[in-house]
Molecule: small-subunit ribosomal RNA
Organism: Bacteroidales bacterium
RNA sequence: ACAACGAAGAGUUUGAUCCUGGCUCAGGAUGAACGCUAGCGACAGGCCUAACACAUGCAAGUCGAGGGGCAGCAUUUUUGAAGCUUGCUUCAAAAGAUGGCGACCGGCGCACGGGUGAGUAACGCGUAUGGAACCAACCCGCAACAGGGGGAUAACCCGGAGAAAUCCGGACUAAUACCGCAUGGUACUCUUUGCACAGAAGUGUGAAGAUUUAAAGAUGCGAAUCGGUUGCGGACGGUCAUGCGUUCCAUUAGCUAGUUGGCGGGGUAACGGCCCACCAAGGCGACGAUGGAUAGGGGUUCUGAGAGGAAGGUCCCCCACACUGGUACUGAGACACGGACCAGACUCCUACGGGAGGCAGCAGUGAGGAAUAUUGGUCAAUGGGCGAGAGCCUGAACCAGCCAAGUCGCGUGAGGGAAGACGGCCCUAUGGGUUGUAAACCUCUUUUAGAUGGGAGUAAAGUGUUCUACGCGUAGGAUAUUGCAAGUACCAUCAGAAUAAGCAUCGGCUAAUUCCGUGCCAGCAGCCGCGGUAAUACGGAAGAUGCGAGCGUUAUCCGGAUUUAUUGGGUUUAAAGGGUGCGUAGGCGGGUGAUUAAGUCAGCGGUGAAAUGCGUCAGCUUAACUGGCGAACUGCCAUUGAAACUGGUUACCUUGAGUGUAGCGGAAGUAUGCGGAAUGCGUGGUGUAGCGGUGAAAUGCAUAGAUAUCACGCAGAACUCCGAUUGCGAAGGCAGCAUACCAUACUAUAACUGACGCUGAAGCACGAAAGCGUGGGUAUCGAACAGGAUUAGAUACCCUGGUAGUCCACGCAGUAAACGAUGAAUACUCACCGUUUGCGAUAUAAUGUAAGCGGUAAAGCGAAAGCGUUAAGUAUUCCACCUGGGGAGUACGCCGGCAACGGUGAAACUCAAAGGAAUUGACGGGGGCCCGCACAAGCGGAGGAACAUGUGGUUUAAUUCGAUGAUACGCGAGGAACCUUACCCGGGCUCAAACGACAGGGGAAUAUAUGGGAAACCAUAUAGCCAGCAAUGGUCGCUGUCGAGGUGCUGCAUGGUUGUCGUCAGCUCGUGCCGUGAGGUGUCGGCUUAAGUGCCAUAACGAGCGCAACCCUUAUUGAUAGUUACUAACAGGUAAAGCUGAGGACUCUAUCGAGACUGCCGGCGUAAGCCGUGAGGAAGGUGGGGAUGACGUCAAAUCAGCACGGCCCUUACGUCCGGGGCGACACACGUGUUACAAUGGCAGGGACAGAGAGCAGCCAGGCGGCGACGCCGCGCGAAUCUCCAAACCCUGUCUCAGUUCGGAUUGGAGUCUGCAACUCGACUCCAUGAAGCUGGAUUCGCUAGUAAUCGCGCAUCAGCCAUGGCGCGGUGAAUACGUUCCCGGGCCUUGUACACACCGCCCGUCAAGCCAUGGAAGCCGGGAGUACCUGAAGUAUGCAACCGCGAGGAGCGUCCUAGGGUAAAAUCGGUAACUGGGGCUAAGUCGUAACAAGGUAGCCGUACCGGAAGGUGCGGCUGGAACACCUCCUUU
Repeated sequence: ACAACGAAGAGUUUGAUCCUGGCUCAGGAUGAACGCUAGCGACAGGCCUAACACAUGCAAGUCGAGGGGCAGCAUUUUUGAAGCUUGCUUCAAAAGAUGGCGACCGGCGCACGGGUGAGUAACGCGUAUGGAACCAACCCGCAACAGGGGGAUAACCCGGAGAAAUCCGGACUAAUACCGCAUGGUACUCUUUGCACAGAAGUGUGAAGAUUUAAAGAUGCGAAUCGGUUGCGGACGGUCAUGCGUUCCAUUAGCUAGUUGGCGGGGUAACGGCCCACCAAGGCGACGAUGGAUAGGGGUUCUGAGAGGAAGGUCCCCCACACUGGUACUGAGACACGGACCAGACUCCUACGGGAGGCAGCAGUGAGGAAUAUUGGUCAAUGGGCGAGAGCCUGAACCAGCCAAGUCGCGUGAGGGAAGACGGCCCUAUGGGUUGUAAACCUCUUUUAGAUGGGAGUAAAGUGUUCUACGCGUAGGAUAUUGCAAGUACCAUCAGAAUAAGCAUCGGCUAAUUCCGUGCCAGCAGCCGCGGUAAUACGGAAGAUGCGAGCGUUAUCCGGAUUUAUUGGGUUUAAAGGGUGCGUAGGCGGGUGAUUAAGUCAGCGGUGAAAUGCGUCAGCUUAACUGGCGAACUGCCAUUGAAACUGGUUACCUUGAGUGUAGCGGAAGUAUGCGGAAUGCGUGGUGUAGCGGUGAAAUGCAUAGAUAUCACGCAGAACUCCGAUUGCGAAGGCAGCAUACCAUACUAUAACUGACGCUGAAGCACGAAAGCGUGGGUAUCGAACAGGAUUAGAUACCCUGGUAGUCCACGCAGUAAACGAUGAAUACUCACCGUUUGCGAUAUAAUGUAAGCGGUAAAGCGAAAGCGUUAAGUAUUCCACCUGGGGAGUACGCCGGCAACGGUGAAACUCAAAGGAAUUGACGGGGGCCCGCACAAGCGGAGGAACAUGUGGUUUAAUUCGAUGAUACGCGAGGAACCUUACCCGGGCUCAAACGACAGGGGAAUAUAUGGGAAACCAUAUAGCCAGCAAUGGUCGCUGUCGAGGUGCUGCAUGGUUGUCGUCAGCUCGUGCCGUGAGGUGUCGGCUUAAGUGCCAUAACGAGCGCAACCCUUAUUGAUAGUUACUAACAGGUAAAGCUGAGGACUCUAUCGAGACUGCCGGCGUAAGCCGUGAGGAAGGUGGGGAUGACGUCAAAUCAGCACGGCCCUUACGUCCGGGGCGACACACGUGUUACAAUGGCAGGGACAGAGAGCAGCCAGGCGGCGACGCCGCGCGAAUCUCCAAACCCUGUCUCAGUUCGGAUUGGAGUCUGCAACUCGACUCCAUGAAGCUGGAUUCGCUAGUAAUCGCGCAUCAGCCAUGGCGCGGUGAAUACGUUCCCGGGCCUUGUACACACCGCCCGUCAAGCCAUGGAAGCCGGGAGUACCUGAAGUAUGCAACCGCGAGGAGCGUCCUAGGGUAAAAUCGGUAACUGGGGCUAAGUCGUAACAAGGUAGCCGUACCGGAAGGUGCGGCUGGAACACCUCCUUU
């Protein structure tokens, strides 16, 4: 350059990922329908259902130039009558005389055109051939001919029958109707004969002879024209035959008697079993016959990148049909849509005797249905029939009407116009956004609709008349005439934005979002899915998006779907390799040469109708639409070549394959014989009380002597060690030893054959275990069964027994997780290691080669796991199998089996998944390592008592609310008599109890008093007047307006805060690397640590939040500073005392420092680090304590602390007040206090803290009171004053008891706080003196200044129900062997069907509802066939009786047949009492089979058993965990 114009995905399985795989969507299309809406035009389309039934009209006639005629019409003539205008009108009659013509005879047409798709799976259709096996009216060409006769018949007329339809009889008559005779070439038949093809058969073509056979006329003055007959040829058309192609079911496998062929006939236009007689026994079929179901076929149409898939409406071609079935006649042609006959069903007429009919022609009607139009116009054009022609006919056709039912085109206005108007809607709401240049308003235009006017083309042509030319029936000219549509298309003019927009959608896919309503309701939904009070998903609104006179929905087809894969898929684990071999057909096949030309390739010829589609040009204003031309039609057939490849034939070769020879191996197989141990049994001996069995037991056995042991004997079964990722076999499978028979691999050799090969549907054979049959055998084990245990139950697991079976022979069965979940064969493709057998070479090492058996790995493959010369790699050949899950390997049918059952093998219905591999978690009655007051070792408690307090429950007018395993329960509450207070009863208030703003008017504020009242409150009275010069400001209450108020709801709308895992050591990131990816690595491993603390190692290197450290406190010390603290030295002084001067030493106070870091030593260790009764040090390995709480989990807690979205209440769910309640009390639980006593109680005496608090306070001291406390009163806003210790010590007493323990409860009397202690305070005194004598199962705290024990302080607070909480100090222990177990946690690993994460998931029976389906006594129906009987019409054929002179007719038979009847069986469908399983369904019952070792590993086959999942036996598998051992590989 030529050519080509063409290929998109998404959602949905999961916590996430990759894959497999289905479902769904986006696109296009339609003879569509439905919903909403609707202005115009052009073009095309319009019963898909009932091939259901049809009223009415029309759809096929024409020719008088074939004929006889003349009913009706017209003309003419004649006659008669009437009127009269006397030759005119009217009426009547006659005449076929004329135009014409109903009916009739005759010719042609009616077989076309038009409709429909029932039937048909077929030479029906398509395509290509053939007819030498054929026909052909009308038309064309050529040749020849047409002589002369005859007898009838319809109409008409007469008569008759009948309701009608119609029919019968008699008589007359014509023809282009009919029939002889003549002529006659061809033709038909026969005989003789020549030639050609290819040869005696066959075919064709000639010649001679014989037989039979034709005709018609009409019109016209004529010329002439149109016809007639025969033959040949052509054209158009038809017919027959053949190759190839042409739906589904094999759960249709065998079918066939004129069946297949032959000979001879008949018949036909012609071939042929098309038909008949005879003969033969064939023919078709796995390359799918036969049967069943469905269906008109093609050109084409839709879709698709294509290959394909689906469809066959309109248009064209072919076929078939015409109410259903059959039959023939006529004819050139029919077995005939608007012809005939018969039968059947149906409808109609009837005088009941008989008749008529066929819209799947055009309209139209009913019915059916989701659904499909006018009982229109015209023959003007195109076409058809007849005719010489004019012409007639034509529901063909052309037009019009109806319908958005489709395609195409046009319009519903255009430009300007921001106060971005009003209104609507929304918001973060004094404002903004949006609707929106949209409107209003200004300017302009006039398509369309309307009005007025003009106005085609379609008529080339035809016809009539006439003229011209010549080849004499054609051409040309002139003229007249012919338009349904239609006054339409089109054109012009007029006024005026005037006459014209909707539908669907807006969660994702998928373009487009907000508000309100609703509250798992109503509803939506194509898939995923929305809706349970903040719904972009429902309904409405506003806005937006898409398309637009349409828009959506539904239905169907293709696409996307490479999801049936030829193009272009797969089969280890996702669905899928047959259990294994042999082998038939088939498919595929080594090397060389020759030949052929079937496949293949090329050239060329024919065909592939037109239309359609494509390209291009043109015509309607454009387009759709239409026309011209071109290419194309990928196909089929013929022909000429080529010869590489495949095939055929032929010659050869040896490497594939096989044979031979020589070796060699093995648990290969079959049969027979032999052997020892063990087990059981029997006999005998020894021996005595148990044995056996289990988690523990029991059943069982045993004093009639078991178990144990010894000896002997018997029986059956299985073969220890060797023994092993060993060996052999096709698989199943095979194991003591020996023998016989038999099969086979491998190696070596290269003697022989010479492609003999590979695979393999059918078929045949083999085929574990269980099972079946017959007969044996039976030692062990052991389904079923029995008993004992376990258990809620235990039809199980465990135990004791035990039958079939296990064993043998013969036969059946034919399945397994029959597995390497991996079909067979061949070739190729790095390495390394081990092992078996043989050969070569050797030295016992190392090594070569062949065939096996194993391991690790390169490339490659794979979704990954993994596979990897033994492929799941790269290729080839053949077979088998798969196509979402469930239903279901089920049902039905068939085949096999004695049965069990096996093989083959669906559908309805239902779901949107089911599944594979891997990942991260979580979990495990998995494993390993580690930690923790987790256990253990200890100390003290709780659980028993009484009381306090909290909770549940109950009660109540109310017992306000919240918190509820751990992580609620002395919790919110760090303090309920009123208040608090939220609850209940009652009484009040409604700008309100409080606060703010504005306006009005008024007054300072306010105080006091009186009355009513439970109070709040209401009413009344009196007093009172701020600052500033002023303007004005401040302040108070009243009125009005706007904001209020709510402990009402939602902690599952939230913020903030908090609990818990847990002070556990974890949680992550960047970059890099690995992986398709989720993700991994880092963070794993070894050692170590309290610690992911660190070290080493390392595809990781670093970093962050956590850990640790930094902070506070405590333990030691230094420096500095000393008041209110301290007091050693000096001095003063007291009854005493740092009391005073003074001091800065000490204690202490409070600020800054030091100190501890495994730093040093020894040992171990690579190091980190560990060990040590080490040194030093106040302190030693984090010194003690505190604060500090990673990423996150529990929709954890809290709307009642606070804040806050939404909802709700507003003379109340707001607010004020009085009273009550939160304090109730049969009971249950938690947390505490006090005790039960002598380690004690009581009495007396004596001593020592720390940390705090204090003015409405702490209170010294004094006085009073037994006391709580009261009165007086110093000091102190605090290192100054005050609150301020107990256990302990000493002495005494009590002496084991319900006590001198214990103090509850109750009575009495008081004190204090407070407006007020009745409900309902604390304290004091006197009296009373309960339970309780150490606490069951179980359970809690604590590892050192800890537990235990002792008191003190503080917050809240008028007071206090505090025994609580938070702090403080005093005294001051015991124990830890250790990590098996319980609980919790961390890391690694493993399994998983879990991911709401084991409080998970999940199986089956039963019960309930709904749905589809199988079986089923029977009942009903359909189609097809068989046998028999009957048998119309009709063709063919036969015949003596009757008629006829005869020809012949009538009639009666024969064959065949539609239809009808009968019978038995098969088949398909519907229905059905009852019955079987299946599916689905928020909360039913019983168990818990599976998933983790799922608590007895699971699963497969089989057998038995059981409410159910299931259990058990036998054999098999790993798709089982854990542990141990062995072997191998890699690295050091």